[in-house]
Molecule: Purine riboswitch aptamer
RNA sequence: GAAAUUAAUCGUAUUCUCCUUCGUAUAUCCUCGGAAAUAAGGUCCGAGAGUCUCUACCGGAGCGCCGAUAACGCUCUGACUAUGAAGGUGGGAAUCAGGGGA
Numbered sequence: 001g002a003a004a005u006u007a008a009u010c011g012u013a014u015u016c017u018c019c020u021u022c023g024u025a026u027a028u029c030c031u032c033g034g035a036a037a038u039a040a041g042g043u044c045c046g047a048g049a050g051u052c053u054c055u056a057c058c059g060g061a062g063c064g065c066c067g068a069u070a071a072c073g074c075u076c077u078g079a080c081u082a083u084g085a086a087g088g089u090g091g092g093a094a095u096c097a098g099g100g101g102a
Stems, first nucleotide, its partner, number of pairs: 001016003004012002018088008026056001030048006041066002050057001058078007
């Protein structure tokens, strides 16, 4: 927020949705192919694999490395998706209704 309930209105115990936190999955990871850039660069496209799993497989920041050519590396941080669980408050005033007492 909605539904249901009611002749109808209000209301919301209930249900669903939503939001937050947490668990599980996956390491936002890994392996290839094609193309592209070259220290003012290090990118793009595609395939596979990984999950009792659909989807995703990236963004940001910092540091390094390559001395010229084909190759990138490390660290931090952020989720999304699937599923499960928990939670989503307290106080004051006014008015109305019901119950009890004087």